[in-house]
Context: one part of a larger RNA
C1' cells in the first nucleotide's frame, strides 16, 4: 500500500414531509358584527273569503230654512242680471212671550192679542234696494240617500286539541248534535318595518419584509450630469379658488426705504426737500418675467363674443398646449390699431346613465305621441383623483392550498455605525514635574465578540434558548514562570512587556445565559469554533391545538403580558475518527 472485522457519529448544508413561522393571491374555508345585499322568520296596513243590525263622529249629493257690520251713510248693504212696482181680510203696523244667532247695535222665526196698512223709485255709494224674482259665493241647521272611520251588537260565512252519539272491538278522520267563540282568528294576495337566524361576497395599492404611521391627482424650485425628458417612504412649498372688475381699449402716472423740517401726532398716519433707480408691487406658492411697464390711476364699454382655423408643441393611448389669418356681428381709440378673459405656470375628474331648454333630425301599417338622436348645460373629496358595484367591515393558534430564498424570523455572508482593542497629539489631575499613574477636545488604526444595516446561498425545511456529556483552537494571561518603570524602603502593590507547557470550584434562587448571595482557592481568564456540539442526551424556556387571569376589542378575537398541561422518529452507504485481524 490493499482488502476485511467490531465501535464512534463531527461531515455529507445527511434521511423523512413541495417550510405549519413569514410574505405574496385582486386563492380557499370557517367564525364575527352596530360591514354590504338577500332571503327565511316575526310584524304594520289595505283588499280578498265577509254577512245583518243600532249608536256616535266626519265626507259627499240632492232638498228646505238661514248667515254674510271696513269708512260715508237712516243702517248688520254677499255678488251678478232683471225690474218699477211688490206683500197684506188666505190678516199689515204697533204690542206681548218664547227661542236661535250676534260686531251687543241688531238681525230673525214661533204663538198670541190687534184690525189696515208696510215698502221701493227720492240723500248719500265702486256698487241699490231683503219691493218682489231668478242664478250662484261664503259658513250654519234640519231631512233624505251613498260612503269612510270608531263604538255596541246578531248569527249563518268561518274556527275549536270542549261534552255526547255514529262510521267502530280505533285517544287518527269524517258525519251528526249540543255548547263556545265570531266577521274576529285564519289564510291569500299587495305593502312598510325588523331581521348574522341563514346565505353570497367585500374587507385597496406602494413600502429596505409585513403591521403600525405616511402617502395615492394638480402647480413651483433643486436633485437634473449647461437642449427635451430623468428615480427614492430624497430637499422644499403651495392648490381643489377668486374676480362683472381684479376684464377690453384709450389717456395719464412710477415704487420700497432712510436723512432732514413741520399742529394735534408718538418708531410708523397726512405734509415738504434731498438721497435712493425697483431693495416695491404682482389677489393666493415658487419660478421665470415685467419701466413701451404685465406696477398705480381715470374715461367709455363687454372680445370673459358666434362659425372656423392654415401650422406648430407635446404626447404610447386618451388628454393636454399655441395659434396668424377669414366670415359675422360689436368696445375702445382721431387714427395706427388692439380685444376670442384675467403677467405665465394650480383652481381638477374619461366613459356609462338620467334631469332641463332648444331642434329644417328620427318616429315599428298611416297621422301623430311616447322612445331616441344632434346643439346647449347641470348632477360625482368616483381625492385609491385613468374613475372594478347604484351598494361592502373584521378574526382565525381550529386552519387549508398555489407559491417566494423575487420577501421577515435562526445561522452564514458583505459592512463595521454601534462595541471592543490599540496607537499619535497632550488642555488638564498627579504639593512642584504632561507622561510613576490617569488622560479632556481631536486624530490614525486594528479586531469581527454586541446591538445593528443590507436582504446574497437556503422557504420541494440549514431543528431554535439554556442544562448535560465530550471538547478543540485563538491571545488582547485569571494562576503559575521570567522581566522594565515606579509617586517600588519591606510587606503588599499599580503599570508595562515576553510568554499558552499545564491548571483553572462547589452550592442557594431563577427555564435561564447572565446576575445576586454562601462558602472556598494558586486562580475561579476573555473569546471563536451553525451564540462548538439535539441522525449524542435533555426539553424547564420560547413558538400548535385544552383552560384561566388582567388588560384591549360590540363581537369573533388579540397581547417580546401571566398562569397550569402539552407526541423530540433515523437498523450508517460515503469522507472521518477509534480498535482490530489478514495480505
Nucleotide at each position: 500500500c490493499c482488502c476485511g472485522c467490531g465501535g464512534c457519529a463531527a461531515g455529507a448544508c445527511g434521511g423523512a414531509a413541495a417550510g405549519a413561522c413569514c410574505c405574496c393571491g385582486u386563492g380557499a374555508a370557517c367564525c364575527u358584527u352596530u360591514a354590504c345585499u338577500a332571503c327565511a322568520g316575526c310584524u304594520u296596513u289595505g283588499c280578498a273569503c265577509u254577512g245583518g243590525a243600532c249608536u256616535c263622529u266626519g265626507a259627499g249629493u240632492a232638498u228646505a230654512c238661514u248667515u254674510g257690520u271696513g269708512u260715508a251713510g237712516g243702517a248688520u248693504a254677499g255678488g251678478u242680471g232683471g225690474g218699477a212696482g211688490g206683500c197684506u181680510u188666505u190678516g199689515a203696523a204697533a204690542c206681548c212671550a218664547g227661542g236661535a244667532c250676534g260686531c251687543c247695535a241688531g238681525u230673525u222665526c214661533u204663538g198670541g192679542u190687534g184690525g189696515a196698512g208696510c215698502c221701493g223709485u227720492c240723500c248719500u255709494u265702486g256698487a241699490a234696494a231683503u219691493a218682489c224674482c231668478a242664478c250662484c259665493c261664503u259658513g250654519g241647521u234640519g231631512u233624505a240617500c251613498u260612503u269612510c272611520g270608531a263604538g255596541u251588537u246578531c248569527u249563518a260565512a268561518c274556527c275549536c286539541a270542549g261534552g255526547u252519539c255514529c262510521g267502530u272491538u280505533a285517544u287518527c278522520c269524517g258525519g251528526a248534535u249540543c255548547g263556545g267563540g265570531g266577521a274576529c282568528a285564519g289564510u291569500g294576495u299587495a305593502u312598510g318595518g325588523u331581521g348574522g337566524g341563514u346565505a353570497g361576497u367585500u374587507u385597496g395599492a406602494c413600502u429596505g419584509g409585513g403591521g403600525c404611521g405616511g402617502u395615492c391627482u394638480c402647480c413651483u424650485c433643486c436633485u437634473a450630469a449647461a437642449g427635451a425628458g430623468u428615480a427614492a417612504c430624497g430637499g422644499a412649498g403651495g392648490a381643489g379658488c377668486a374676480c362683472g372688475a381684479a376684464g377690453g381699449u384709450a389717456c395719464c402716472c412710477u415704487a420700497a426705504g432712510g436723512a432732514c423740517g413741520g399742529u394735534c401726532g408718538g418708531a410708523a398716519a397726512u405734509c415738504g426737500u434731498c438721497c435712493g433707480c425697483u431693495u416695491a408691487g404682482u389677489g393666493c406658492a415658487a419660478a421665470g418675467g415685467c419701466a413701451u411697464a404685465a406696477g398705480g390711476g381715470u374715461g367709455c364699454u363687454u372680445a370673459a363674443c358666434u362659425g372656423c382655423g392654415a401650422g406648430a408643441c407635446a404626447g404610447a393611448c386618451a388628454c393636454g398646449u399655441c395659434g396668424a389669418g377669414c366670415a359675422g356681428g360689436u368696445g375702445c381709440g382721431a387714427a395706427a390699431g388692439c380685444a376670442g378673459g384675467u403677467c405665465u405656470u394650480a383652481g381638477u375628474g374619461a366613459u356609462c346613465c338620467g334631469g332641463u331648454g332648444g331642434u329644417u333630425c328620427u318616429g315599428u301599417a298611416u297621422g301623430g305621441a311616447a322612445g331616441g338622436g344632434c346643439c346647449a348645460u347641470c348632477g360625482c373629496u368616483c381625492a385609491a383623483c385613468g374613475g372594478a358595484u347604484a351598494a361592502a367591515a373584521g378574526g382565525u393558534a381550529c386552519u387549508c392550498c398555489g407559491g417566494g430564498g423575487a420577501u421577515a424570523a435562526c445561522a452564514g455572508g458583505c459592512u463595521g455605525a454601534u462595541u471592543c482593542c490599540u496607537c499619535c497629539c497632550a488642555a488638564g489631575a498627579g504639593u512642584u514635574c504632561a507622561u510613576a499613574u490617569c488622560g479632556a477636545c481631536g486624530g490614525g488604526g486594528g479586531a469581527g465578540u454586541u446591538u445593528g444595516g443590507c436582504a446574497c446561498c437556503u422557504c420541494g425545511a440549514u431543528g431554535u434558548c439554556g442544562g448535560c456529556u465530550c471538547a478543540u483552537c485563538a491571545c488582547a494571561u485569571c494562576c503559575u514562570g521570567g522581566g522594565g518603570c515606579u509617586g517600588u524602603a519591606g510587606u503588599c502593590g499599580g503599570u508595562c512587556c515576553c510568554a499558552a507547557g499545564g491548571g483553572u470550584a462547589u452550592g442557594g434562587c431563577u427555564g435561564u445565559u447572565c446576575g445576586c448571595c454562601a462558602u472556598u482557592u494558586a486562580a475561579a481568564g476573555u473569546g471563536g469554533u451553525a451564540c462548538g456540539c439535539g441522525a449524542g442526551c435533555u426539553g424547564g424556556g420560547u413558538u400548535u391545538a385544552g383552560a384561566a387571569c388582567g388588560u384591549c376589542g360590540u363581537g369573533a378575537g388579540a397581547c417580546a403580558g401571566u398562569u397550569c398541561g402539552g407526541u423530540c422518529c433515523c437498523u450508517a452507504u460515503c469522507u472521518g475518527c477509534c480498535g482490530u485481524a489478514g495480505g
Large-subunit ribosomal RNA, domain V from a Gammaproteobacteria bacterium, 583 nucleotides, folded computationally. The sequence was found in a public genome assembly. NCBI's taxonomy places the organism under Bacteria, Pseudomonadati, Pseudomonadota, Gammaproteobacteria.